Source information
A computed fold for a 73-nucleotide RNA from an archaeon, annotated as transfer RNA. It was read from a public genome assembly. It matches the Rfam family "tRNA". About the family: Transfer RNA (tRNA) molecules are approximately 80 nucleotides in length.
RNA sequence: GGGCCCAUAGUUUAGCGGUUAUAACGACACGUUUACACCGUGUAGGUCGGCGGUUCAAAUCCGCCUGGGCCCA
Numbered sequence: 001g002g003g004c005c006c007a008u009a010g011u012u013u014a015g016c017g018g019u020u021a022u023a024a025c026g027a028c029a030c031g032u033u034u035a036c037a038c039c040g041u042g043u044a045g046g047u048c049g050g051c052g053g054u055u056c057a058a059a060u061c062c063g064c065c066u067g068g069g070c071c072c073a
Stems, first nucleotide, its partner, number of pairs: 001072007010025003018056001027043005049065005
């Protein structure tokens, strides 16, 4: 320098272009316990990597950039 893949909650992730983006673990609160843990119930936590484009409508499709991984030279 060239090609391919990936980027969604603190972590791991689901998500045909169409309802207010999903679950598990973790965190917090309550219940339970003398207390802790386990368990049960609930809550918070996401500008879907960034900037543009297409579309009535984009996490999803297209372009560029950034970061990570693999391969070739």